[in-house]
RNA sequence: GGGCUCGUAGCUCAGGGGAAGAGCACCACGUUCGCAGCGUGGGGGCCGCGGGUUCAAAUCCCGCCGAGUCCA
Numbered sequence: 001g002g003g004c005u006c007g008u009a010g011c012u013c014a015g016g017g018g019a020a021g022a023g024c025a026c027c028a029c030g031u032u033c034g035c036a037g038c039g040u041g042g043g044g045g046c047c048g049c050g051g052g053u054u055c056a057a058a059u060c061c062c063g064c065c066g067a068g069u070c071c072a
Stems, first nucleotide, its partner, number of pairs: 001071007010024004018055001026042006048064005
């Protein structure tokens, strides 16, 4: 330098045109003498950035940035 894969919640990831989700973590309450665990409820997102297509984009297209991997 080129090819491919990936970038979504604090972490690990799902979702792939029509309402942004799960597990864990975090907060509150209950349970306990207390902690853990368990139960109930709750908070938290520029969907990497910019542009294009569309009535509508996390999702499709282009460029850029970053990570991984392969080739040189």

Model confidence (mean pLDDT): 87 of 100. The RNA shown here (transfer RNA) has 72 nucleotides and comes from a Methanocellales archaeon. It matches the Rfam family "tRNA". Rfam describes the family as follows. Transfer RNA (tRNA) molecules are approximately 80 nucleotides in length. By type it is a transfer RNA. Lineage of the source: Archaea > Methanobacteriati > Methanobacteriota > Methanomicrobia > Methanocellales.